Background
The prediction has a mean pLDDT of 77. A computed fold for a 165-nucleotide RNA from Neobacillus paridis, annotated as glmS glucosamine-6-phosphate activated ribozyme aptamer.

[in-house]
RNA sequence: UUUCUUUUUAAAGCGCCUGGACUAAUCGAAAGAGAGUCGGUUAGUUGACGAGGAGGAGGUUUAUCGAAGGUUUCGGCGGAUACCUCCCGGUUGAACGCACAACCGAAAUUUCUUCUUUAAAACACAGGGGCAACCUUGUGCACAAAGGGAAGAAAAUGCGGCAUA
Numbered sequence: 001u002u003u004c005u006u007u008u009u010a011a012a013g014c015g016c017c018u019g020g021a022c023u024a025a026u027c028g029a030a031a032g033a034g035a036g037u038c039g040g041u042u043a044g045u046u047g048a049c050g051a052g053g054a055g056g057a058g059g060u061u062u063a064u065c066g067a068a069g070g071u072u073u074c075g076g077c078g079g080a081u082a083c084c085u086c087c088c089g090g091u092u093g094a095a096c097g098c099a100c101a102a103c104c105g106a107a108a109u110u111u112c113u114u115c116u117u118u119a120a121a122a123c124a125c126a127g128g129g130g131c132a133a134c135c136u137u138g139u140g141c142a143c144a145a146a147g148g149g150a151a152g153a154a155a156a157u158g159c160g161g162c163a164u165a
Base pairs, nucleotide, nucleotide: 014078015077016076017075019074020046021045022044023043024042025041026040027039028038029037049066050065051064055087056086057085058084059083088105089104090103091102092101093100096160097159098158099157109155110154111153112152113151114150115149116148117147123140124139125138126137127136128135129134
């Protein structure tokens, strides 16, 4: 250093790479020294920037939001807290019970308005590794949307039954 076995740890723009693109070495081709072009082989590089998201079981696959870039954050495989159905327990519908409707999983009916909620890459500068493609560290620095939180306004089922008149 490599292989095998066992154990542990690590995650959701997360992990991986056979396509593609790029780099190096080497071989070959066209008239041809060199350079360059094209093709083959081997080895390597690249292949998602953060915000947000978990009751249980099953199922499904193009699983929310924007930033950057505009060559690939392309393409492929797997996974994933998304979505659907059911189940469990609950919230609101003016005490309560049942049904119904819409919701919630520490929150909870729908709509609208206001405020709030540390973005990161990018970029700039200073480094480190590699022949190279590229990888990586530190400092500075600005700009989102969704969702969440707070406040306000408007609207929000039927039956039963209790109480009061």

Source information:
NCBI's taxonomy places the organism under Bacteria, Bacillati, Bacilli, Bacillaceae, Neobacillus. Its Rfam family is "glmS glucosamine-6-phosphate activated ribozyme aptamer". Rfam classes the family as a riboswitch. The sequence was found by an Rfam model in a public genome assembly.